The RNA shown here (SAM riboswitch aptamer (S box leader)) has 113 nucleotides and comes from uncultured Flavihumibacter sp.

[in-house]
RNA sequence: UUCUUAUCAAGAAAGGCAGAGGGAAAUGGCCCUGCGAAGCCUUAGCAACCACCCGGUUCCACCAAACCGGAUAGGUGCUAAAUCCAGCCCGCUAAUAGCGGGAAAGAUAAGUC
Repeated sequence: UUCUUAUCAAGAAAGGCAGAGGGAAAUGGCCCUGCGAAGCCUUAGCAACCACCCGGUUCCACCAAACCGGAUAGGUGCUAAAUCCAGCCCGCUAAUAGCGGGAAAGAUAAGUC
RNA backbone atom coordinates (compact mmCIF):
# COMPACT_ATOMS: atom_id res chain seq x y z
C1' U A 1 0.00 0.00 0.00
C1' U A 2 -4.16 -3.40 -2.56
C1' C A 3 -8.23 -6.38 -1.85
C1' U A 4 -11.65 -9.51 1.29
C1' U A 5 -14.55 -10.43 5.70
C1' A A 6 -16.59 -8.90 10.44
C1' U A 7 -17.88 -5.01 13.82
C1' C A 8 -18.82 0.23 14.86
C1' A A 9 -26.04 3.92 19.74
C1' A A 10 -22.55 -0.62 25.04
C1' G A 11 -17.98 0.00 27.96
C1' A A 12 -13.57 2.31 30.25
C1' A A 13 -9.08 8.25 33.10
C1' A A 14 -5.78 9.79 36.43
C1' G A 15 -0.79 11.81 36.82
C1' G A 16 3.80 14.03 34.51
C1' C A 17 6.03 16.85 30.31
C1' A A 18 4.17 20.33 26.88
C1' G A 19 1.66 25.08 25.58
C1' A A 20 -2.97 26.19 21.43
C1' G A 21 -5.46 24.03 19.31
C1' G A 22 -8.81 19.63 18.75
C1' G A 23 -13.33 16.47 17.34
C1' A A 24 -10.18 11.78 9.81
C1' A A 25 -11.72 14.60 4.99
C1' A A 26 -14.52 20.04 1.15
C1' U A 27 -18.60 22.43 3.35
C1' G A 28 -22.43 23.33 7.14
C1' G A 29 -23.72 22.55 12.19
C1' C A 30 -22.83 21.34 17.14
C1' C A 31 -19.24 20.65 20.77
C1' C A 32 -14.35 20.13 23.71
C1' U A 33 -10.28 23.34 25.18
C1' G A 34 -5.45 28.29 29.53
C1' C A 35 -10.37 24.98 35.35
C1' G A 36 -4.75 23.39 29.88
C1' A A 37 -5.98 21.33 23.05
C1' A A 38 -2.65 18.27 19.94
C1' G A 39 1.60 15.32 20.85
C1' C A 40 4.88 12.27 24.11
C1' C A 41 5.54 9.33 28.73
C1' U A 42 3.77 6.58 33.15
C1' U A 43 0.08 4.11 35.67
C1' A A 44 -4.81 2.39 35.74
C1' G A 45 -9.04 0.68 33.25
C1' C A 46 -12.59 -1.14 29.19
C1' A A 47 -13.55 -4.65 25.58
C1' A A 48 -12.96 -9.55 23.68
C1' C A 49 -11.18 -9.22 17.00
C1' C A 50 -6.90 -12.75 16.94
C1' A A 51 -3.95 -16.42 19.80
C1' C A 52 -4.15 -20.13 23.84
C1' C A 53 -7.64 -23.40 26.74
C1' C A 54 -12.57 -25.90 27.68
C1' G A 55 -17.51 -27.62 26.22
C1' G A 56 -21.41 -28.43 22.51
C1' U A 57 -23.59 -29.09 17.38
C1' U A 58 -22.91 -30.62 12.13
C1' C A 59 -19.89 -34.14 9.54
C1' C A 60 -17.21 -38.42 10.59
C1' A A 61 -13.99 -44.57 11.65
C1' C A 62 -10.86 -40.80 13.87
C1' C A 63 -8.60 -36.26 13.12
C1' A A 64 -9.45 -31.84 10.87
C1' A A 65 -12.92 -28.07 9.57
C1' A A 66 -17.21 -24.83 10.18
C1' C A 67 -20.58 -22.84 13.61
C1' C A 68 -22.28 -21.84 18.76
C1' G A 69 -21.10 -20.99 23.93
C1' G A 70 -17.62 -20.26 28.01
C1' A A 71 -12.81 -19.01 30.54
C1' U A 72 -8.05 -16.40 30.48
C1' A A 73 -5.93 -11.76 29.06
C1' G A 74 -0.52 -13.27 25.48
C1' G A 75 -0.88 -9.85 20.28
C1' U A 76 -3.69 -5.54 18.82
C1' G A 77 -7.30 -1.82 19.83
C1' C A 78 -9.82 1.63 22.75
C1' U A 79 -10.85 5.01 27.39
C1' A A 80 -16.14 13.23 25.62
C1' A A 81 -20.49 13.37 22.68
C1' A A 82 -23.76 7.34 17.71
C1' U A 83 -17.84 6.75 13.57
C1' C A 84 -20.46 13.92 17.52
C1' C A 85 -24.37 15.05 13.44
C1' A A 86 -25.24 16.14 8.37
C1' G A 87 -23.24 16.13 3.15
C1' C A 88 -24.89 11.33 -1.72
C1' C A 89 -29.49 8.14 -2.81
C1' C A 90 -34.41 6.35 -1.31
C1' G A 91 -38.87 6.34 1.74
C1' C A 92 -42.39 8.39 5.44
C1' U A 93 -44.54 12.61 8.10
C1' A A 94 -48.03 17.21 10.89
C1' A A 95 -42.48 19.11 5.65
C1' U A 96 -37.39 25.96 5.39
C1' A A 97 -37.85 20.65 9.35
C1' G A 98 -37.98 15.82 11.57
C1' C A 99 -37.68 10.45 11.43
C1' G A 100 -36.15 5.81 9.15
C1' G A 101 -33.26 2.81 5.59
C1' G A 102 -29.09 2.42 2.33
C1' A A 103 -24.49 4.05 0.04
C1' A A 104 -19.81 6.41 0.24
C1' A A 105 -15.83 7.53 3.34
C1' G A 106 -13.41 6.29 7.87
C1' A A 107 -11.77 3.39 12.32
C1' U A 108 -10.40 -1.42 14.40
C1' A A 109 -9.38 -6.65 13.91
C1' A A 110 -8.13 -10.92 11.03
C1' G A 111 -6.46 -12.50 6.45
C1' U A 112 -4.30 -11.20 1.62
C1' C A 113 -1.11 -8.89 -2.82
Source information:
The prediction has a mean pLDDT of 82.